[in-house]
Context: one part of a larger RNA
RNA sequence: GCCAGGGAGUGUAUUUUAGUGGCGAGGCUAAGCCGUAAAGGCGCAGCCGCAGCGAAAGCAACAAGCACGCAGAUUCAAGGUGCGAGGUACUAAUCUGCCUGGAGUCACUGGGAUACGACCCGAAACCCCUCGAUCUUAUCCUGACUAAGAUGAAGCUCUCCGAAAGGAGAGUGGAGGUCUGUAGGUACGUUGAUGCUAUUCACGGCCAUGAGUUGGGAUAAGGGGUGAAAAGCCAAUCGAGAGGGGUGAUAGCUGGUUCCUCCAGAAAUGAGUCGCAGCUCAGCCCCGCAGGAGAUGGAUUAUGGCGUAGAGCACUGAUUUGAGGUAACGGCGGGGAAACCUGUCGCCCUCUCGUCAAACUCCAAAGUUGUAAUCGUCGUAGAAUGCGGGAGUGGGUGGUUUCGGGUAAGCCGCAACCGCUAAAGGGGAACAACCCGGCCUAGGGUUAAGGUCCCUAAAUGCUAGCUAAGUGUGACAGUUAAAGGGCGUCUGUGGUCAAAAACAGUAGGGAGGUAGGCUUAGAAACAGCCAUCCUUUAAAGAAAACGUAACAGUUCACCUUCCGAGAUCACAGGCCCCGAAAAUGAACCGGGGCUAAGCUAGCUACCGAUACCUUAGGGCUCGCAAGAGUUAAUAUGGAGGCGUCCUGUGAGGGUAGAAGUUCCGGGGUAAUCCGGAGUGGACCUCAUUGGAAUGAGAAUCCUGGC
Numbered sequence: 001g002c003c004a005g006g007g008a009g010u011g012u013a014u015u016u017u018a019g020u021g022g023c024g025a026g027g028c029u030a031a032g033c034c035g036u037a038a039a040g041g042c043g044c045a046g047c048c049g050c051a052g053c054g055a056a057a058g059c060a061a062c063a064a065g066c067a068c069g070c071a072g073a074u075u076c077a078a079g080g081u082g083c084g085a086g087g088u089a090c091u092a093a094u095c096u097g098c099c100u101g102g103a104g105u106c107a108c109u110g111g112g113a114u115a116c117g118a119c120c121c122g123a124a125a126c127c128c129c130u131c132g133a134u135c136u137u138a139u140c141c142u143g144a145c146u147a148a149g150a151u152g153a154a155g156c157u158c159u160c161c162g163a164a165a166g167g168a169g170a171g172u173g174g175a176g177g178u179c180u181g182u183a184g185g186u187a188c189g190u191u192g193a194u195g196c197u198a199u200u201c202a203c204g205g206c207c208a209u210g211a212g213u214u215g216g217g218a219u220a221a222g223g224g225g226u227g228a229a230a231a232g233c234c235a236a237u238c239g240a241g242a243g244g245g246g247u248g249a250u251a252g253c254u255g256g257u258u259c260c261u262c263c264a265g266a267a268a269u270g271a272g273u274c275g276c277a278g279c280u281c282a283g284c285c286c287c288g289c290a291g292g293a294g295a296u297g298g299a300u301u302a303u304g305g306c307g308u309a310g311a312g313c314a315c316u317g318a319u320u321u322g323a324g325g326u327a328a329c330g331g332c333g334g335g336g337a338a339a340c341c342u343g344u345c346g347c348c349c350u351c352u353c354g355u356c357a358a359a360c361u362c363c364a365a366a367g368u369u370g371u372a373a374u375c376g377u378c379g380u381a382g383a384a385u386g387c388g389g390g391a392g393u394g395g396g397u398g399g400u401u402u403c404g405g406g407u408a409a410g411c412c413g414c415a416a417c418c419g420c421u422a423a424a425g426g427g428g429a430a431c432a433a434c435c436c437g438g439c440c441u442a443g444g445g446u447u448a449a450g451g452u453c454c455c456u457a458a459a460u461g462c463u464a465g466c467u468a469a470g471u472g473u474g475a476c477a478g479u480u481a482a483a484g485g486g487c488g489u490c491u492g493u494g495g496u497c498a499a500a501a502a503c504a505g506u507a508g509g510g511a512g513g514u515a516g517g518c519u520u521a522g523a524a525a526c527a528g529c530c531a532u533c534c535u536u537u538a539a540a541g542a543a544a545a546c547g548u549a550a551c552a553g554u555u556c557a558c559c560u561u562c563c564g565a566g567a568u569c570a571c572a573g574g575c576c577c578c579g580a581a582a583a584u585g586a587a588c589c590g591g592g593g594c595u596a597a598g599c600u601a602g603c604u605a606c607c608g609a610u611a612c613c614u615u616a617g618g619g620c621u622c623g624c625a626a627g628a629g630u631u632a633a634u635a636u637g638g639a640g641g642c643g644u645c646c647u648g649u650g651a652g653g654g655u656a657g658a659a660g661u662u663c664c665g666g667g668g669u670a671a672u673c674c675g676g677a678g679u680g681g682a683c684c685u686c687a688u689u690g691g692a693a694u695g696a697g698a699a700u701c702c703u704g705g706c
Base pairs, nucleotide, nucleotide: 001706002705003704004703005702006701011116012115013114014113015112016111017110018109019108020107021106022105023104026048027047028046032042033041034040052059053058062084065083066082067081068080072076085100086099087098088097089096119256120255122253126246127245128244129243130242131241137220138219139218140217141216142215143214144213145212146210148180149179150178151176155172156171157170158169159168160167161166184207185206186205188204189203190202192201193200222238224234225233226232259641260640261639262638263637264636269282270281271280272279273278283393284392285390286389287388288387289386290385294378295377296376298375299374300373301372302371303370304369305368306367310363311361312360316357317356318355322351323350324349325348329346330345331344332343333342334341335340396420397419398418399417400416401415403413404412405411425436426435427434440617441616442615443614444613445612446611450607451606452605453592454591455590459604461603462602463601464600465599466598472594473593484578485577486576488575489574490573491572492571493570494569495568496567497566505562507560508559509558511535512534513533516530517529518528541556544555545554546553618631619630620629621628622627642695644692645691646690648688649687650686651685652684653683660679661678662677663676664675665674666673667672
């Protein structure tokens, strides 16, 4: 891992609610007793109900009187509703609260609550009692072990020196938590080896006469021991041993929770919480009962509310320019011995120019909302509403819209609506929430979004433009692009020039006073300053750019010739280009590829879904029927079924072959059921009543097998 078997909402007590049944202003017995094959009988204790109100003392209830009116019926009205009347508490009284015109009780079944292990498995822990020091720690008792070599302390002997104390040398000697290194011990290194081993092996390392190693015996025990101290060790167990018990500890946490179909179908919000992974109440869902006519989310109109967008500066606050004024106050300056005078700036006021505001508003939409009417939609085939029973939820999330916080975020916090969650199908390459579209079964057709060169169903469609960048071939979204540039190209608008010839090109001229004056070494159009006239002319600046030391020289403006039709300037727009850098490999067209098969505007066909239409057939709700409506779904509520085991009763089958099992065929929406053949060799089934240890794929589920 697979297979088989096992494996999770149960029982009792109390209570509540619905259904069914018995009796009914009553209903029922309990313990116990008698008794039987089973049964049955007795049991008048007690419980619930028949009256409420009040803290209590205590007091103590309907006129069936009036009216409305649903079902049914056909004019009567059970139930219901509104008045009225009454009891009680408070009170002097009114008012007000609760209650009143008889339905309960017992049993069974289903749903819930509470207490218990309470759907099942799961802790880390806590406490009690025992058992452990054959491992290991420490200590004690008694034994054992430690190759070889090196070094060479004290002491001693001899010799020498010295007055002595003492010293030196040679030898001898053999000390030491000394050295090298076996046995032995240890465990520092290796991303060594390997699976003999739940700590091994190898190769190196360290200690190896000592605080050494080791056999046997003994002592210390669990909040305790022992510890050259690592929270180490105390029998493969230690930040509190192990075994048994309390024990099915508790777990707001994780996982699991077993057959089918049908109907309905959520919430991730508000409030509180030692509350934030939980719970309670409300909200939202389901079921039942009552109720008996209106409900309403859309549209229009009428009439009210509002203070946002925008706008504005009339208030509050901020704020630019200029002018005027005031002289109370402040700064700086002047005069003066001082008082004080005076200039200027600021402050303040008026006017003017120019701007702002979530916590400004003289204004003010679109909208939104209250009420009413009309239309629409839903509703007597029963809406609104109320009551009772059962839940789940209380981690949400995406898109759109002019919201707020944040540099921003697939970020955080709100609101409204629509989605996903819990929604299939088609499109978007793939892709919960983007587009189309809400799913019973089977068939046929038509469209939606989106597409129609090939992959790939359908146009290599039509008309007119644009793009040359493979730009592009990306609706949006998470899949990028800006400021700023472009004599790329297309379009538009407005100027100016032009057949009296423009623009460009070509050819020629481009002069004189004069080298203007000044300055300067020089200054001649052209370093700089000032002025910038006149003449001859078709035209020619006291000079626009080079150039020279200064001149010179080359161009330009300006004029003419040739040529012959548009030229030029500004602004705006379309497409395109630059701006443009990222980490595994083209890597943003799904691919091929495409110059359209790209982009813009328009047109006509076609393809394309579980949508729509249609044919046939189911289910559900309502309805006498005809028929109408409906038929996705997680949590969850409700309804009806299938199957397993046992039991009472009834009815059957079986050695002429039961159960089981293999294969085949058939019925049912399904759980499942029936039949045939073989095998098998003795039990089995149906209907109904009652009862369950009643359904397996998951729980790192349990046991076994392979």
Large-subunit ribosomal RNA, domain II from an archaeon, 706 nucleotides, folded computationally. The RNAcentral record of the full RNA draws on ENA. It matches the Rfam family "Archaeal large subunit ribosomal RNA".